[in-house]
Context: one part of a larger RNA
RNA sequence: UUGGGUUUAAAGGGAGCGUAGGCGGCCCGACAAGUCAGCGGUAAAAGACUGCAGCUAAACUGUAGCACGCCGUUGAAACUGCCGGGCUAGAGUGCAGACGAGGUUGGCGGAACAGGUGAAGUAGCGGUGAAAUGCAUAGAUAUCACCUGGAACCCCGACAGCGAAGGCAGCUGACCAGGCUGUAACUGACGCUGAUGCUCGAGAGCGUGGGUAGCGAACAGGAUUAGAUACCCUGGUAGUCCACGCCGUAAACGAUGCUCACUGGCCCUGGGCGAUAGACUGUCCGGGGUCGAGCGAAAGUAAAAGUGAGCCACCUGGGGAGUACGUCGGCAACGAUGAAACUC
Numbered sequence: 001u002u003g004g005g006u007u008u009a010a011a012g013g014g015a016g017c018g019u020a021g022g023c024g025g026c027c028c029g030a031c032a033a034g035u036c037a038g039c040g041g042u043a044a045a046a047g048a049c050u051g052c053a054g055c056u057a058a059a060c061u062g063u064a065g066c067a068c069g070c071c072g073u074u075g076a077a078a079c080u081g082c083c084g085g086g087c088u089a090g091a092g093u094g095c096a097g098a099c100g101a102g103g104u105u106g107g108c109g110g111a112a113c114a115g116g117u118g119a120a121g122u123a124g125c126g127g128u129g130a131a132a133u134g135c136a137u138a139g140a141u142a143u144c145a146c147c148u149g150g151a152a153c154c155c156c157g158a159c160a161g162c163g164a165a166g167g168c169a170g171c172u173g174a175c176c177a178g179g180c181u182g183u184a185a186c187u188g189a190c191g192c193u194g195a196u197g198c199u200c201g202a203g204a205g206c207g208u209g210g211g212u213a214g215c216g217a218a219c220a221g222g223a224u225u226a227g228a229u230a231c232c233c234u235g236g237u238a239g240u241c242c243a244c245g246c247c248g249u250a251a252a253c254g255a256u257g258c259u260c261a262c263u264g265g266c267c268c269u270g271g272g273c274g275a276u277a278g279a280c281u282g283u284c285c286g287g288g289g290u291c292g293a294g295c296g297a298a299a300g301u302a303a304a305a306g307u308g309a310g311c312c313a314c315c316u317g318g319g320g321a322g323u324a325c326g327u328c329g330g331c332a333a334c335g336a337u338g339a340a341a342c343u344c
Stems, first nucleotide, its partner, number of pairs: 004315003007299002012312001014200004021193003025087005031081001033080002035076008049065006090190001091187003094183004099178001102176007109153001113149007124135002161168002205246006214240002219235004257311006264291010294301002317344003326337004
């Protein structure tokens, strides 16, 4: 490389947008680049292959020949392509309707918690397996009232919904976006995928400024223990929160790339439509369960991991190693790319 693969054995890029490229619906006409056919040229010899022949056979040798490639020429027109014309089933737009924790930004609310002040009140509180550190007569804990503050939103809540992924939850306003259903008015293949690229991207971390109630790496103390740089306890800084700017990772998981078509039954469920008899049932789009034809090593799997088509990404024994070197990115932390010797 061919072949074979990628849920769990090595292997799907974290996700999207999209450039080049690859691939591409129905009908008509034209061209003839691909394609196919005829003819001609060329394709050195040897070798290979096939037939025949010569050494007793074979090796060896002789002889004849096919195939394939390239060029030219004549023709064919189904398919691909190119050009022209048309279509509406793909795709998109419009109109009508409902839907959702989809995004951004502002306002508001209650519970809890902490602190402050006041009231009332007295000796403990707290914590644990048991304790101690700690707090408390300078009046704590428990109770009540008021004030201030930050963070998170009980029930509803779901086996639910939305989003491309990361992710999204108190109520409410504004703005932005989305898919879905119905209709069939409009465009007329405008499509699918997508190397490079660009954008988004949990948490932690970084920079500048702010904020800090609770929690809480580090750190301190108390315990435990042979020790205890832990698990438990009392404290507690960064951080967790906000604004702006970086970082760009993850068991970023369905460990399952995207798109299209096709292939079962039953049950539950979210959003529409139709029908309204309020029983059921039909239809479109989603979320689950179960059986398991096919597939699979099996577990399993029907929104496939089945049957096919298109495009991208990736794998090729374990360790060495996601290391070294180089390069690119980053303020740094580090990220991306990514070997070999050696060894089993």
RNAcentral holds the full RNA, with entries from ENA and SILVA. This is a predicted structure of a 344-nucleotide part of an RNA (small-subunit ribosomal RNA, central domain) from Porphyromonadaceae bacterium S190. The organism belongs to Porphyromonadaceae, within Bacteria. Rfam family: Bacterial small subunit ribosomal RNA. Rfam links the family to the GO terms ribosome and structural constituent of ribosome.